[in-house]
RNA sequence: GCGGCGUAAGGGUGAGUAAUGGUUCGGCAACGUGCUGACCGGACAGGAAUAAUUCCCCGAAAGGGGUCGUAAUGCCUGAUGAUGUCGAGUGGGGUUCGCCCUGUUCGAUGAAAGCGGCGGGAUCCUUCGGGACCGCCGACCGGUUGAGCGGCUGAACUCCGAUUAGCUAGUUGGCGGGCGAACUGCCCACCAAGGCGAUGAUCGGUAGCCGGUCUGAGAGGAUGUCCGGCCACACUGGGACUGAGACACUGCCCAGACUCCUACGGGAGGCUGCAGUCGCGAAUCUUCCACAAUGGGCGCAAGCCUGAUUGAGCCAUGCCGCGUGCAGGAGGACGGCCUUCGGGUUGUAAACUGCUGUCGAGGGAGGGGAAUGUUUACGAGUGAAUAGCUCGUAAGUUGACUGCUCCCUGGAGGAAGCACCAGCAAAACAUGUGCCAGCAGCUGCGGUAAUACAUGUGGUGCAAGCGUUGUUCGGAUUUACUGGGCUUAAAGGGUGCGUAGGCGGCGUUAUAAGUCAGGGGUGAAAGUCGAUGGCCCAACCAUCGAAGUGCCUUUGAUACUGUGAUGCUUGAGUGGGUGAGGGGCAGACGGAACGAGUGGUGUAGCGGUGAAAUGCGUAGAUAUCACUCGGAAGGCCGGAGGCGAAGGCGGUCUGCUGGUACCCAACUGACGCUGAGGCACGAAAGCGUGGGGAUCAAACAGGAUUAGAUACCCUGGUAGUCCACGCUGUAAACGAUGAGCACUAGUCGGCUGACCAGUGUGUGUUGGCUGAUGUAGGGAAUCUGUUAAGUGCUCCGCCUGGGGAGUAUGGUCGCAAGGCUGAAACUCAAAGGAAUUGACGGGGGCUCACACAAGCGGUGGAGGAUGUGGUUUAAUUCGAAGCAACGCGUAGAACCUUACCCGGUCUUGACAUAAUGGGAUUAGUUUUCCGAAAGGAGAAUGAUUGUCGCAAGAUGUAACCAUUACAGGUGCUGCAUGGCUGUCGUCAGCUCGUGCCGUGAGGUGUUCGGUUAAGUCCUUUAACGAGCGAAACCCCUAUCGUCAGUUGCUAACCGCAAGGUGCACUCUGGCGAGACUGCCGCGUCGAAGUUAGAGGAAGGAGGGGACGACGUCAAGUCAUCAUGGCCCUUAUGACCGGGGCCACACACGUCCUACAAUGGGCGGUACAGAGGGAAGCGAAACCGUGAGGUGGAGCAGAUCUUUUAAAGCCGUCCUCAGUUCGGAUUGUAGGCUGCAAUUCGCCUACAUGAAGCUGGAAUCGCUAGUAAUCGCGGGUCAGCUACACCGCGGUGAAUAUGUUCCUGAGCCUUGUACACACCGCCCGUCAAGCCACCCGAAUUGGUAGCACCCGAAGUCGCAGUUCCAACCGCAAGGAGGUACGCGCCGAAGGUGAGACCGGUAAGGGGGACUAAGUCGUAACAAGGUA
Repeated sequence: GCGGCGUAAGGGUGAGUAAUGGUUCGGCAACGUGCUGACCGGACAGGAAUAAUUCCCCGAAAGGGGUCGUAAUGCCUGAUGAUGUCGAGUGGGGUUCGCCCUGUUCGAUGAAAGCGGCGGGAUCCUUCGGGACCGCCGACCGGUUGAGCGGCUGAACUCCGAUUAGCUAGUUGGCGGGCGAACUGCCCACCAAGGCGAUGAUCGGUAGCCGGUCUGAGAGGAUGUCCGGCCACACUGGGACUGAGACACUGCCCAGACUCCUACGGGAGGCUGCAGUCGCGAAUCUUCCACAAUGGGCGCAAGCCUGAUUGAGCCAUGCCGCGUGCAGGAGGACGGCCUUCGGGUUGUAAACUGCUGUCGAGGGAGGGGAAUGUUUACGAGUGAAUAGCUCGUAAGUUGACUGCUCCCUGGAGGAAGCACCAGCAAAACAUGUGCCAGCAGCUGCGGUAAUACAUGUGGUGCAAGCGUUGUUCGGAUUUACUGGGCUUAAAGGGUGCGUAGGCGGCGUUAUAAGUCAGGGGUGAAAGUCGAUGGCCCAACCAUCGAAGUGCCUUUGAUACUGUGAUGCUUGAGUGGGUGAGGGGCAGACGGAACGAGUGGUGUAGCGGUGAAAUGCGUAGAUAUCACUCGGAAGGCCGGAGGCGAAGGCGGUCUGCUGGUACCCAACUGACGCUGAGGCACGAAAGCGUGGGGAUCAAACAGGAUUAGAUACCCUGGUAGUCCACGCUGUAAACGAUGAGCACUAGUCGGCUGACCAGUGUGUGUUGGCUGAUGUAGGGAAUCUGUUAAGUGCUCCGCCUGGGGAGUAUGGUCGCAAGGCUGAAACUCAAAGGAAUUGACGGGGGCUCACACAAGCGGUGGAGGAUGUGGUUUAAUUCGAAGCAACGCGUAGAACCUUACCCGGUCUUGACAUAAUGGGAUUAGUUUUCCGAAAGGAGAAUGAUUGUCGCAAGAUGUAACCAUUACAGGUGCUGCAUGGCUGUCGUCAGCUCGUGCCGUGAGGUGUUCGGUUAAGUCCUUUAACGAGCGAAACCCCUAUCGUCAGUUGCUAACCGCAAGGUGCACUCUGGCGAGACUGCCGCGUCGAAGUUAGAGGAAGGAGGGGACGACGUCAAGUCAUCAUGGCCCUUAUGACCGGGGCCACACACGUCCUACAAUGGGCGGUACAGAGGGAAGCGAAACCGUGAGGUGGAGCAGAUCUUUUAAAGCCGUCCUCAGUUCGGAUUGUAGGCUGCAAUUCGCCUACAUGAAGCUGGAAUCGCUAGUAAUCGCGGGUCAGCUACACCGCGGUGAAUAUGUUCCUGAGCCUUGUACACACCGCCCGUCAAGCCACCCGAAUUGGUAGCACCCGAAGUCGCAGUUCCAACCGCAAGGAGGUACGCGCCGAAGGUGAGACCGGUAAGGGGGACUAAGUCGUAACAAGGUA
């Protein structure tokens, strides 16, 4: 190199594929089969080439061409051959009637390699190697058969979309051919017009299918990675060749895209094999060892090949096992953290002591997969054979890997992390931060005390892992087969008729499809489950069993369902009789009202509204009378009464017509129910055409209202409203309740039949329709309840969180308006139902309060005082803010107070406690210097002091000094708090126990009927009782009694008086009495209680006070005090001097004084009460015009004092004016307090003599000893800004018909979309930002078809041309073959018209969302127009 076999296996991947696929069960009487098992037979005689090789040529290469010669198990020819095949006959059997099985006769056709290996040496040849020959094995040829494998085929099952409804022309079938291993339109000619589809065809989207896997109680749901079965694919598309098998992963040809080489002419390639590289990505490993085992290919075999495979490597990716020590050890060490400062905790944890030695490390020794093949020896079979071959036994041989086993050494040595700790959900403290930073699965945390952020400590849970993210199932009965619903939560079609479908009365009979039972086959293995066993256990593995709920087949059963047959009458219908009715359609007729016209009477208004105006009217309205015209609607009857399928239907009469009820029981004999699509009907509004047009009335106009008013109200007014014909097809088309049948307590009505009784007319009987109430039951409740929303059956429709949205888009219907069908993105954590408790209402009822009304007096105007705001200031300290801040904290700011400002000073401090050290120089007093003082620097004197000691002195200690802990803060937070207070409100309420009702929230009690000031009391009552409030108890006051009698009283007595006596009276103040609707009358219910009366000092709570329920307002106060936390610490602490809190353009609140004659001035004169008083009240007397001064009696008070009360009364002047009103302001001179009176006190005298002549809108107080008016006292206090505040008495009214209205409150009831509770909730436009979507001129891609053009490779067909070894032929030539050519088909490509799906897009549109934008106020209450 020729030849043979293999390369169609093994290995990879899941692009395509919704069926040429898969799964399960069948069929092939319609098929194939290399190698392999069994059997039968054969294996003969020849020939021609060609590769390697040699030589030559071309090419850069890949490669190609030519020449000489040669072999085969390569190729060819011939022979032989049947049970093969074909053709023609002829029997038997079977059959699905197509054919099959089994015989038989004749004819035709038709094969091979005497090659390979081993051995023998009897015979022959020999080139002496051997060959012929013989034996065995393998290979070869023809055929039969088996197994296995393959091919074809049937049925059932196998995702989503109807916004895909019609699809199909080789399409469906037939006849005849062709092709093929084989059936078949697989292909072709002709013929017929079929085939599929609502049981979902076609089209579009997505997807490899299964055993299995995950989950689940199951039914299911999701899924198809590893392992196993099937299928498909091999760069993309097409094609054939070879072969048993391919239309072939590492073969060929063509086309295309891409990459590479090139000498530019031309060539090469296909990791979805194993490793590996790049890219992409959140992400996925070694360019390892070996054929030792298992398996495959070839080979006789040795053996070779094998990225199959076996092993190793990497990765906590998963599962399983093991370790990181064990025991003792309390002073509960140090450290950390917390702390109530005592302690607690970390924690027996550590240290320390004593042990052990797994894993890892180092070293060593073994075991396992090993059975073979082959070799040797022996035995058996075959054979002539001790060759050979086959089988058996024994021995020897074969290890890629090892993480498996054991031993030794050493030493606790090398070995713990992650998440979490608000609830769900096991586990908490501190610090930091301060709606920041951040957390978050849901609820939600974080705005200065965060168990939720971050850190620390501690704890909890898992553990070589732990968390996060993604995904699937579960929970989810939340798609409900098991196992849901539809009155009001989402959901009954607007109504009927009816097709398909579903379901269907009582018997008999047949069948056996459904159904049920038994048997058989299958349901691969692996997996799951159970049992047992093997690795120390486990994971893992092995064996056995069960299961695989399925499919096929067979034998039975026959109740039920189905089907066939045959009957029945009760469902349904027909017939006969009778009845009620606004049922429908058409025609005719009538009256009232209204508007208009004509005429008459008549005169100034009418009309309209909350009030008006527009409008009409002297050209005669409105009103009224008469006549006429017109259209629409139908009073009374009339009624939750009737009829109709619903919509709906109402004057009278007539005609036509539908339905229905009752009675009779003659007829049919299940003829029934429901009903997807379909058809019909269908209010109002609207549309078209033509009429008609009185009223009313969208649009529109005008007038009002209003901030505005495109509304509500008014005056007008056009479409329309009416009729005919046609369209629309919707409504809260509602009983928000689909239709039919059956069953399940009643009672009381209405309408309409029949029957019985019957002359008086029914608690009669039985039907149909229509109401009310109600039991059981149902229901979340409201409620429903024989007219079901109960209990069952049948059928249809519909629902699946809210919004986006009944929108977009597509389709379809419509003249249009629009209807029907009908999404998604995105967004929210709710939306919703029923009921409950409150709160609220421009809802209702009842009731109360100086709430209004009736009155009296004020405020708001003036001047002043005072507080506040604002402004100013170095500071004008701070707080209080509607009522409920503003003569408030402040019952008293010149210094002090004082907190503020400026300046000067102090730093263990002005004040407290403790420790350490020093310490007798002490406390106190006096005093010098600087200074504004504080303070600083000094001097003198100096009482007193324990123990020891004679004393000196020592020691201890107080003050003091130094140091250290700490003091101090009127600095912040009243939204961290205690306490105290205001307010609703002295309103009558607020609750509890037990019971009862309700699933529950909750209710009842506490409501109803009376009554009260009162939830006060009575009656009633599923409630009975009780508590906090109300009332009462307490204080003051009004009357009396009694007791007491000084400082009070003074009648009588004594006394000039002071006083004595006395205690009767007044008074004082202890104790008592008294008033309780007790008595009478009226009425009420015989109650509670009210009203009138008597008596009484007082009468219905006699008057006043204290007393303030559950709670509300994050009400007020950190500046009374206390206090958590934070902040300052030579200052935000402390001291001092001065200043400020007292400012002043202005605004507000609360008061005082007035504006005058009920007054003012002057003179005279009378009568209180309650208080205060020792650094005090202060008398008499005297001085002063006066404030006041001098004085110092008396009094710690019924004694003294404050202390003259004033208004009043008597008299007089003033006579209506800015005054004899009013007193601000200012000047001068004084007084008082006090260190001090300037900022910044009060008072006095004289002088000055402002505004103001009764007060706008608005607003306050008061109901009897009250309002009004008059004075007096007290606290604070040196003094005072006090006209304030708290008290005291004097004089002393008016009015209340009443509850409509304003305000507030209580109870009951009603509505609610409010619950931070109406100062609530909430809608829409506009403006801003952002997100997704729709439309969109156009532009740019993709997909799959259709039509035509072009037509590669190639099979097939044709046989024209070229060429050729085998066979025939002597040759020519023939047979046969080859190449070219032609034709059909034919991929890619091109052209064209459309379809579908995307991308981009000017611009347009609405939608969602977003702490504090604009405009209004539509809804929720009667939401202010339901």
Molecule: small-subunit ribosomal RNA
Organism: metagenome